Model confidence (mean pLDDT): 80 of 100. The RNA shown here (transfer RNA) has 72 nucleotides and comes from an uncultured Pseudomonadota bacterium. It was read from a public genome assembly.

[in-house]
RNA sequence: UGGGGCGUCGUCAAGCGGUAAGACACAAGAUUUUGAUUCUUGCAUUCCCAGGUUCGAAUCCUGGCGCCCCAG
Numbered sequence: 001u002g003g004g005g006c007g008u009c010g011u012c013a014a015g016c017g018g019u020a021a022g023a024c025a026c027a028a029g030a031u032u033u034u035g036a037u038u039c040u041u042g043c044a045u046u047c048c049c050a051g052g053u054u055c056g057a058a059u060c061c062u063g064g065c066g067c068c069c070c071a072g
Base pairs, nucleotide, nucleotide: 001071002070003069004068005067006066007065010024011023012022018055026042027041028040029039030038048064049063050062051061052060
């Protein structure tokens, strides 16, 4: 420098145009003498950033940033 892939909660991770699942962690409560376990509830108006398309974008398009792989 060229090509490809990826970027979603603290961590892992689903989602593939119709308003963001789940697990762990964390917080509150119940249970318990205490702790652990178990149960209930809560936890991403902003999905790496900025534009665009669309009635509607995490999802499609463009540019940027970061990481990984391949070729030189």